Overview
This is a predicted structure of a 165-nucleotide RNA (glmS glucosamine-6-phosphate activated ribozyme aptamer) from Cytobacillus praedii. The model forms 89% of the base pairs in the Rfam consensus. Its Rfam family is "glmS glucosamine-6-phosphate activated ribozyme aptamer". It is annotated as a riboswitch. Gene Ontology terms of the family: regulation of gene expression and catalytic activity. Rfam describes the family as follows. This entry contains a glucosamine-6-phosphate activated ribozyme that is found in the mRNA for GlmS. GlmS is an enzyme that uses fructose-6-phosphate and glutamine to generate glucosamine-6-phosphate. The prediction has a mean pLDDT of 76. It was read from a public genome assembly, where an Rfam model found it.

């Protein structure tokens, strides 16, 4: 290197990195001043960092800067990808067929108020790797917003033909 077997891993606000930023080695350039004491800049190698949670999924196809917030704000910049939205399909709701509208997605209509949905990261304290940039774990005690779920209220369909309640 190639093959085989066995292990763990095996992500969807996830997942990578050619730029940025930052380190460490080695070097190269060059400046302030009265006088220390700090300190710029550029190559080469190797590294480090690159989104914090909550919410989100009937099928298909299409399509991209796809919800909310929190933060000490490089979470800057960029690829991928994806529950986002757009058609049609199928299903529910509007009493109950069929033809259409509206909203929705199986707990399957909307809007009002109230309750509920353990926020997490950063912060403080320690642990453990690492020369450092960092990265990993524990305990402490806090703060959203959307959604969604509940209780009450309050708003919900047009056409057929014959009905039932």
């Nucleotide at each position: 290197a190639a093959u085989g077997a066995a292990a763990u891993a095996g992500a969807a606000g996830c997942g990578c990195c050619u730029g940025g930023a930052c380190u460490a080695a080695u070097u190269c350039c060059g400046a302030u001043c009265g006088g220390a004491c700090u300190g710029g800049g550029g190559a080469u190698u190797a590294g480090u960092u690159g989104a914090c949670g909550a919410g989100g999924a009937g099928g298909a196809g299409g399509u991209u800067u796809a919800u909310c917030g929190a933060a000490c704000a490089a979470u800057c910049g960029g690829c991928g990808g994806a529950u986002g939205c757009c058609u049609c399909c199928c299903g529910g709701u509007u009493a109950a067929a069929g033809c259409g509208a509206a909203c929705c997605g199986u707990c399957a209509u909307c809007u009002c108020u109230g309750c509920u949905u353990u926020a997490a990261a950063g912060c403080a304290u320690u642990a453990a790797g690492g020369u450092a940039a960092c990265u990993u774990a524990a305990u402490g005690g806090a703060c959203a917003a959307a959604g969604a779920g509940u209780a009450g209220g309050g708003a919900a369909u047009g056409c057929u033909a014959a009905u039932u309640u």